The prediction has a mean pLDDT of 78.
Bacterial RNase P class A from a Bacteroidota bacterium, 345 nucleotides, folded computationally.
[in-house]
RNA sequence: CUACAAUCCCGAGCUAUCGUGGUAAGUAAUUGCCAAGGAAAGUCCGGACAGCAUAGGGUAACCCACCGGUGAAUAGCCGGCGUCCUAAUUAAUUGGGACAGAGAAAGUGCCACAGAAAAUUACUACCUCGCAAGGGGAAAAGGUGAAAACGUGAGGUAAGAGCUCACGGAUAAAGUAAGUAAUUACUUUAUAGGGUAAACCUUGGGUGCUGUAAUGCCACGUAAAGGAACGCUUGAGAGCGACUCGCUCGAGUUCCAGGGUAGGCAGCAAGACUCCAAUAGUAAUAUUGGGGCUAGAUAAAUGAUAGUUUAGAAACAGAAUCCGGCUUACGAGGCUUGUAGUUAC
Numbered sequence: 001c002u003a004c005a006a007u008c009c010c011g012a013g014c015u016a017u018c019g020u021g022g023u024a025a026g027u028a029a030u031u032g033c034c035a036a037g038g039a040a041a042g043u044c045c046g047g048a049c050a051g052c053a054u055a056g057g058g059u060a061a062c063c064c065a066c067c068g069g070u071g072a073a074u075a076g077c078c079g080g081c082g083u084c085c086u087a088a089u090u091a092a093u094u095g096g097g098a099c100a101g102a103g104a105a106a107g108u109g110c111c112a113c114a115g116a117a118a119a120u121u122a123c124u125a126c127c128u129c130g131c132a133a134g135g136g137g138a139a140a141a142g143g144u145g146a147a148a149a150c151g152u153g154a155g156g157u158a159a160g161a162g163c164u165c166a167c168g169g170a171u172a173a174a175g176u177a178a179g180u181a182a183u184u185a186c187u188u189u190a191u192a193g194g195g196u197a198a199a200c201c202u203u204g205g206g207u208g209c210u211g212u213a214a215u216g217c218c219a220c221g222u223a224a225a226g227g228a229a230c231g232c233u234u235g236a237g238a239g240c241g242a243c244u245c246g247c248u249c250g251a252g253u254u255c256c257a258g259g260g261u262a263g264g265c266a267g268c269a270a271g272a273c274u275c276c277a278a279u280a281g282u283a284a285u286a287u288u289g290g291g292g293c294u295a296g297a298u299a300a301a302u303g304a305u306a307g308u309u310u311a312g313a314a315a316c317a318g319a320a321u322c323c324g325g326c327u328u329a330c331g332a333g334g335c336u337u338g339u340a341g342u343u344a345c
Base pairs, nucleotide, nucleotide: 001341002340003339004338005337006336008334009333010331012309013308014307015306016305017304018303020035021034022033023032024031025030037316041327042326044325045324046323047322048321049211050210051209052208056245057244058243059242061207062206063205064204065203066080067079068078069077070076081101082099083098084097085096086095087094088093102202103201107200108199109196110195111194123142124141126137127136128135129134150168151167152166153165154164155163170191171190172189173188174187175186176185177184178183215266216265217264218263226256227255228254229253230252237249238248239247273292274291275290276289277288278287279286280285
């Protein structure tokens, strides 16, 4: 320097003219200030807030699952441990990535096809009895398969086998050492097919619900108003996920048909907000100090034109109670890192 990959940043600013919505000042004309995103999307997760008068318990249901830290949080994020994958490399090691990461030694299921057989193993070959058919032994050799009764070697045997021995692997328990812990290393003992719990299940922990069309206030309007059932303390009915026990309220309640109304205000944006610096920390983040105010529409505003700045200004796309996340969509451009190649330095 080129190519590829990954993380992060950014998604525009300024000037002039005209226009729209909110807000402040003003008697008014008018003037000032602000005005759609990094994802506003998905409606996936967690909350704030509002309501459900007072009291809980159980069952079911649902959610979570390595350790520590952080956080309002059950969301997420950071660091570490473990298992697996991958690049460089002889290897060690280093870099990057994934994980729905408790339990298979409580039980029940499932493992296609191939193969004799997928856990009650015996097809070919092996040893042995028999003229033969066939019987007995065995799981070391071969074949099928993702996986075949822990592996390698030696002894032993009719042929063989943890049958015996040596070395090693897996699982479980105990002890010692290091670590906050997950866990790692070593020693001893014991055991025997493997996998699967995003299969049922077991263990441990957790969980009220509804939703801004929540909710609160004001105004307007309404028939001389009805029917039925149950009930009036011997209790009808009500109490915002299901069922149940309990508790509380309760004199009218529930159902059917009919009449009137659909307006306005609040909720509504100063917030677990944001920017800079210092300190602590591996980091996420926290504390302290200083600065800032940045949409609130209600059938739905946030725009158009011209010029210019920058490395660049394009794409995906449009607020409706708000906040913290996750996931998805996008690339005009920039920073950093890694890998490979090239080279006149």
The sequence was found by an Rfam model in a public genome assembly.
Its Rfam family is "Bacterial RNase P class A". From the family's description: Ribonuclease P (RNase P) is a ubiquitous endoribonuclease, found in archaea, bacteria and eukarya as well as chloroplasts and mitochondria. By type it is a ribozyme.
The organism belongs to Bacteroidota, within Bacteria.